This is a predicted structure of a 71-nucleotide RNA (transfer RNA) from a Candidatus Woesebacteria bacterium. Lineage of the source: Bacteria > Bacteria candidate phyla > Candidatus Woeseibacteriota. Rfam family: tRNA. Its family is annotated with triplet codon-amino acid adaptor activity in the Gene Ontology.

RNA sequence: AGGUCUGUCGUUCAGUGGUAGGACCCGGGUCUCCAAAACCCGUGACGGGGGUUCGAUUCCCUCCAGACCUG
Numbered sequence: 001a002g003g004u005c006u007g008u009c010g011u012u013c014a015g016u017g018g019u020a021g022g023a024c025c026c027g028g029g030u031c032u033c034c035a036a037a038a039c040c041c042g043u044g045a046c047g048g049g050g051g052u053u054c055g056a057u058u059c060c061c062u063c064c065a066g067a068c069c070u071g
Base pairs, nucleotide, nucleotide: 001070002069003068004067005066006065007064010024011023012022013021018054026042027041028040029039030038047063048062049061050060051059
């Protein structure tokens, strides 16, 4: 320099145009003499900007960050 891929709660993963979800973590509760375990409830996120669309995490452009391949 060219090419491919990735970016979503604190962590790790889903989500191919119509209310953003699971697990772990964290907070609260039930239970227990206390604790652990178990069960129930809750908090919390779409890398930045622009475009298309009635509507964008999703489609397009660009930038940023990271990984890989070629030279």

The prediction has a mean pLDDT of 82.
It was read from a public genome assembly.